[in-house]
Context: one part of a larger RNA
């Protein structure tokens, strides 16, 4: 000077408290450990790993088994040869590949192919404790520093402490300090109100909607308190004291994570740790843990009718109406590169009827039979439909998590990835609460 203290003072945070809903019990999904396996590729491990990298049928793929290649699947250079490359067909084969036929691009300096020699290629091999880059975390916490001056032998101190105030090292006052930088705030995007202008589509009249530009909020005004900063109350206002949300993350910490995104030093492999192919595996299953989904029902289930969104996406695409099918879907075909057409009925809600507290008209696992779709291909290992089957489960021990308002809870919708496949991610709107006395205690942060 820091750090630490079951030292002190002050202070903040869904930290506790006050509330609401969960997790922990069940079934199933998914990730991890462990075990198993020829292989179950690898990484990630308190908070800050565990629906994370990452939507694995083939591919992906790095793993295993088997079959193959060795200047190589890919790049540059040299020599020689050439007429014949890609493609198509046939034969062998699991394919890679090999052989044969066909084919005919391009054009002699060969941009093409083959052969040969080596320089080299190649490596998701090792080291994240050699690194860059990127990321997490403390933490959107209010801190971290510098120049000059002054003080101290010096390490250092001062400034940055003190009295107030703030979300804030925010601002005010004081002061051997005076200034400055990185952070804070503001500038950016979005949302709520209004105006002007415009209008393809929508609507036809304004309005609504869309979009461009602008206005608007600044403690500006009033009152009280105060030296001030500011605080409290109020007016006006669509909005009031950073209006709501987002992007934005100081100096640094954890030799934190990543050499499997990428780049890169060193080491290692080089007839193999490289490359190609087929099949398998990453999907195993005694068990343990995390995260979700669905329930256990009457604030509900079922049936019929009926109302109201937002935000997106669409050409190797979205696909209407009418037709067929109980349905998944099929067949056929309008429109639309989309405010024009389509995906596309929002669902919870509301109305009526029924069920009457049961393991049930709750719940839907599991299994059997039959179908549909995608795709060379659904056996290992996809999704969907219909009929039948109808398991556990009657609200969950110790413990533990999230949330302060258009939030929690609940209800559907879209999208990225994607041939196909979501209970996950991201986004969108609908309905819409309870509680906060307070800071003694728990945890974490800040200042002295």
């Nucleotide at each position: 000077u820091g750090a630490c203290g079951g030292g002190g003072a002050c202070u903040c945070g869904c930290a506790c408290a006050a509330g609401u809903g969960g997790u922990g019990g069940a079934g199933c999904a998914u990730g991890u450990u462990g075990u198993u396996u020829a292989a179950u590729u690898c990484g990630u491990c308190a908070c800050u790993a565990c629906a994370c990298g990452c939507u694995a049928a083939c591919c992906u793929u790095a793993c295993c088994u088997a079959g193959a290649u060795u200047u190589g699947a890919c790049a540059u250079c040299c020599a020689u040869u050439g007429c014949a490359a890609a493609g198509u067909u046939a034969u062998a084969g699991a394919a890679a590949u090999a052989u044969a036929a066909u084919g005919g691009a391009g054009g002699u300096u060969a941009a093409c192919a083959a052969u040969g020699a080596g320089a080299c290629a190649g490596g998701u091999g090792g080291u994240g404790c050699a690194u860059g880059g990127u990321u997490g975390u403390c933490g959107u916490c209010a801190g971290c520093u510098c120049g000059u001056g002054u003080c101290g032998u010096g390490a250092g101190a001062u400034g940055u402490u003190g009295g107030g105030u703030u979300a804030a090292g925010u601002c005010c006052c004081g002061c051997a300090a005076c200034g400055a930088g990185c952070g804070c705030a503001a500038c950016c995007c979005u949302u709520a109100u209004c105006g002007u202008u415009a209008g393809u589509u929508a609507a036809u009249u304004u309005a609504u909607c869309u979009a461009a530009c602008g206005a608007g909020a600044c403690u500006g005004c009033u009152a009280u308190u105060g030296c001030a900063a500011a605080a409290u109350a109020g007016a006006g206002g669509a909005a009031g004291g950073u209006g709501g949300g987002g992007a934005c993350g100081a100096c640094g910490u954890c030799a934190a994570a990543u050499c499997c995104u990428c780049a890169c030093g060193c080491c290692c492999c080089u007839u193999a740790u490289a490359u190609c192919u087929a099949g398998g595996g990453c999907u195993a299953c005694a068990a343990a843990c995390g995260u979700a989904c669905u329930a256990c029902a009457a604030u509900g289930g079922u049936a019929u009718g009926u109302a109201c969104a937002a935000a997106g996406u669409g050409a190797a695409g979205c696909a209407a109406a009418a037709u067929c099918g109980u349905a998944a879907g099929a067949a056929a075909u309008a429109g639309c590169a989309a405010a024009u057409c389509a995906c596309a009925u929002a669902a919870a809600g509301c109305a009526u009827a029924u069920c009457u507290c049961a393991g049930u008209u709750c719940a839907g696992a599991u299994u059997g039979a039959g179908g549909g779709c995608u795709g060379c291909a659904a056996c290992u290992c996809g999704c969907c439909c219909c009929c039948a089957u109808g398991a556990a489960g009657u609200u969950g021990a110790a413990a533990u998590c999230a949330c302060u308002a258009g939030u929690a809870a609940u209800c559907g919708u879209g999208u990225a990835u994607c041939a196909g496949c979501u209970g996950g991610g991201c986004a969108c709107g609908g309905u819409g609460a309870a509680u906060a006395c307070g800071u003694u205690c728990u945890c974490g942060g800040g200042u002295c």